[in-house]
Molecule: transfer RNA
Organism: Candidatus Aquitaenariimonas noxiae
RNA sequence: GCGAGAGUGGCGGAACUGGCAGACGCGUACGGCUUAGGACCGUAUGAGGGAAACCUCUUGAGAGUUCAAGUCUCUUCUCUCGCA
Numbered sequence: 001g002c003g004a005g006a007g008u009g010g011c012g013g014a015a016c017u018g019g020c021a022g023a024c025g026c027g028u029a030c031g032g033c034u035u036a037g038g039a040c041c042g043u044a045u046g047a048g049g050g051a052a053a054c055c056u057c058u059u060g061a062g063a064g065u066u067c068a069a070g071u072c073u074c075u076u077c078u079c080u081c082g083c084a
Base pairs, nucleotide, nucleotide: 001083002082003081004080005079006078007077010026011025012024019067027045028044029043030042031041032040046057047056048055049054060076061075062074063073064072
């Protein structure tokens, strides 16, 4: 240099004919259980604003198509694999 693949909450990892983003697990917080802890059980858990209701933002970054984009198109960054 050429080709292919990957990038999603704190972490792993789903969502594929484009249709509620974050299922599920881990972790964490609080509670239960326990003499205490572990294990186990329940609830909550992306970010910002707000007293609350609720609002806004969020799939590496930027643009485009569309009523609607993690998903399609273009540019770009990083990483992995292959070829030279």